[in-house]
RNA sequence: CGCAGGGUCUUGCGCAGCGGAGCCCUGUGAACCCCGCCAGAUCCGGGAGGAAGCAACGGUAAGCAGAUCUCUCCGGGUGCCGCAGGGAAGCCUUGCGGGA
Numbered sequence: 001c002g003c004a005g006g007g008u009c010u011u012g013c014g015c016a017g018c019g020g021a022g023c024c025c026u027g028u029g030a031a032c033c034c035c036g037c038c039a040g041a042u043c044c045g046g047g048a049g050g051a052a053g054c055a056a057c058g059g060u061a062a063g064c065a066g067a068u069c070u071c072u073c074c075g076g077g078u079g080c081c082g083c084a085g086g087g088a089a090g091c092c093u094u095g096c097g098g099g100a
Stems, first nucleotide, its partner, number of pairs: 001097008009086006015079002018075005025066004034059003042051003
């Protein structure tokens, strides 16, 4: 210097990982317009009894917080990763050949 291959570049798919969200778990969470149970008091009744029902208590909804990374979804200048394709020049590298 030449030829061939690979990388750097790019596209798609896959895998891993990161971030976010959802599901699940825990806690909290409704004076009344959620549920249950309803002290006191109230109402009906001659009475026996019955009725509605506040507070408290218990449970839960939306919401909020914590925890988990098993699963699902979303995202991308994540990756010495894998597969397939594309690609001018330049750079790096491997092999072969030639020259100095």
Molecule: Bacterial small signal recognition particle RNA
Organism: Coprothermobacterota bacterium